[in-house]
RNA sequence: GGGCUGUUAGCUCAAUUGGCAGAGCACUUGACUUACAUUCAAGGGGUCGCAGGUUCGAGUCCUGCACAGCCCA
Numbered sequence: 001g002g003g004c005u006g007u008u009a010g011c012u013c014a015a016u017u018g019g020c021a022g023a024g025c026a027c028u029u030g031a032c033u034u035a036c037a038u039u040c041a042a043g044g045g046g047u048c049g050c051a052g053g054u055u056c057g058a059g060u061c062c063u064g065c066a067c068a069g070c071c072c073a
Stems, first nucleotide, its partner, number of pairs: 001072007010025004019056001027043005049065005
């Protein structure tokens, strides 16, 4: 330098043919307990890597860039 894959909540990851952004764990509050843990109930948390484009509508499609991994040179 070229090619491929990936980037979504604090972490690990989903999201169908483009149509309301979610789960588990973690966190907060309450119940339970002498207390902690477990368990139960409720709750908070997102510029979907960044910038553009297409579309009535983009996490999803297209372009450029950044970062990570793998391969070729």

A computed fold for a 73-nucleotide RNA from an Anaerolineae bacterium, annotated as transfer RNA. The RNAcentral record of the sequence draws on ENA. Taxonomically the source falls in Anaerolineae (Bacteria, Bacillati, Chloroflexota).